This is a predicted structure of a 129-nucleotide RNA (FMN riboswitch aptamer (RFN element)) from Bacillus thermotolerans. The prediction has a mean pLDDT of 78.
RNA sequence: AUUCAUCUUCGGGGCAGGGUGGAAUUCCCGACCGGCGGUAUGGAAAAGUUAUUCCGAGCCCGCGAGCCGAAAGGCUGAUUUGGUGAGAAGCCAAAGCCGACAGUAUAGUCUGGAUGGGAGAAGAUGAAG
Numbered sequence: 001a002u003u004c005a006u007c008u009u010c011g012g013g014g015c016a017g018g019g020u021g022g023a024a025u026u027c028c029c030g031a032c033c034g035g036c037g038g039u040a041u042g043g044a045a046a047a048g049u050u051a052u053u054c055c056g057a058g059c060c061c062g063c064g065a066g067c068c069g070a071a072a073g074g075c076u077g078a079u080u081u082g083g084u085g086a087g088a089a090g091c092c093a094a095a096g097c098c099g100a101c102a103g104u105a106u107a108g109u110c111u112g113g114a115u116g117g118g119a120g121a122a123g124a125u126g127a128a129g
Stems, first nucleotide, its partner, number of pairs: 002128009017029003031109002033099002035063004042055004058097002066075003079095005101112003
């Protein structure tokens, strides 16, 4: 290095402007947002030859959240086309699509459960090695 244990901290963003209406951030036009890990034959840094660090997918794989259940457990969204290339569902361009539950004029964005939970991230200490 790595593995295990304990502890600490961190750990989700978003309706501008307008229309209708008695009432809508819920409808309509339009605007905006994208948790965590993995995946490169990509990019960058430093280094200088074989190793290191950083970046890199909402819709590819998995997880979390959410829902059902007494539990075990189960369910759970969405992408194409063109380009480059030896090679791309990840790069570039374009056009699309998706988004728990409860409340309320029908909600991915408001309010609430939630000062919650959480995939996981960073660090400290101890043990093994």